[in-house]
RNA sequence: GUUCGAUAAGAGCAAACUCAGUGAAAACUGGGGACGCAAAGUCAUGGGUCUACUGCAUGGAUAUGCAAUGACUGCCAGACUACCGAA
Numbered sequence: 001g002u003u004c005g006a007u008a009a010g011a012g013c014a015a016a017c018u019c020a021g022u023g024a025a026a027a028c029u030g031g032g033g034a035c036g037c038a039a040a041g042u043c044a045u046g047g048g049u050c051u052a053c054u055g056c057a058u059g060g061a062u063a064u065g066c067a068a069u070g071a072c073u074g075c076c077a078g079a080c081u082a083c084c085g086a087a
Stems, first nucleotide, its partner, number of pairs: 004085002012037002017032006035074001041080003045077003048072003054067005
């Protein structure tokens, strides 16, 4: 240095739920809270998933269907970067 990851050390993140706020929704932000995480750090690049204000189609109508330009990286890949060092 590369790979790898301890019943090591020091740190870090924070699911569900809940309170407040934002949003049409998905979801996000902050407080509380910890199920977990060795990249649960960064990037929507590919796939995947969620939503449909709006648009389009159908319909007499309630509505139904389709569509991301809205989201999710704690779904899987890919790219970039990083703490510690037993075997």

A computed fold for an 87-nucleotide RNA from Pelolinea sp., annotated as c-di-GMP-I riboswitch aptamer. Model confidence (mean pLDDT): 87 of 100. The model forms 95% of the base pairs in the Rfam consensus.